Predicted 3D model of a 119-nucleotide RNA (SAM riboswitch aptamer (S box leader)) from a marine sediment metagenome. Its Rfam family is "SAM riboswitch aptamer (S box leader)". Its family is annotated with regulation of gene expression in the Gene Ontology. The prediction has a mean pLDDT of 84.

[in-house]
Formats: sequence, C1' cells, structure tokens
RNA sequence: UCUUAUCCAGAGUGGCUGAGGGAAGGGCCCGACGACGCCACAGCAACCGGUCCGCUGGAGCCGCAGGCGAAAGUGGAUGCUGGUGCUAACUCCCGCCCUAUCUUCGGGGAAAGAUAAGG
Repeated sequence: UCUUAUCCAGAGUGGCUGAGGGAAGGGCCCGACGACGCCACAGCAACCGGUCCGCUGGAGCCGCAGGCGAAAGUGGAUGCUGGUGCUAACUCCCGCCCUAUCUUCGGGGAAAGAUAAGG
C1' cells in the first nucleotide's frame, strides 16, 4: 500500500508520570477528585490458530454383500500456558450521497478510521 470481513454487545484495578486527551475539521465530552500515556495484574471478545462433536466430501483401504475412510469445505462447542486486539461515551456524534419531514428528531449508503486475516 491492496483485498476481504467486522465495528448499536462485552470487559478495570493498582503503581509511575503530570497536561492535555477523545485520528483529523465542527460539535459534544473526559481531565489536577490526575485524564492521555507507560508498567503490572485482572478481565472481555472470539479474527487467526488449537482441541472436540456433527454434516458434506470422497483420495484410498478391506471386500461376497457391504463397510471403513485421508485431504478439503462447512455448522456448532470449547478460553485453550497459542498469535493479535480491546477494556468512557454506537467508530462519542456530525460532515458527503439518497430518503422521510414544514423544520427538528429519523432511516439507508458512502468516505475516512480501527482491528483481524491474507497478498
């Protein structure tokens, strides 16, 4: 940098530090009752991996019949001394397009961003 998937759920304490932080613009929030960050421990989730069960599948094997059955795919379960991620607010909200409405509130999509897996 590209592709694909997901983003209305969930999960915090302590120590250190000390002024900004929530990506960016606008808003609105968090923050000296110590935010953000770092470290330790704890936890959440289940993307990848593992294990177990089922289904499809049939390489092949035994064979009279008929059975057994690898790869691969797929559904479920499991937190597993595995690889990541995450633990304020829907990705905090909006913007751009479509749509509904007199207006506001609303609905859908995109863009951007985040994370994972792969290239």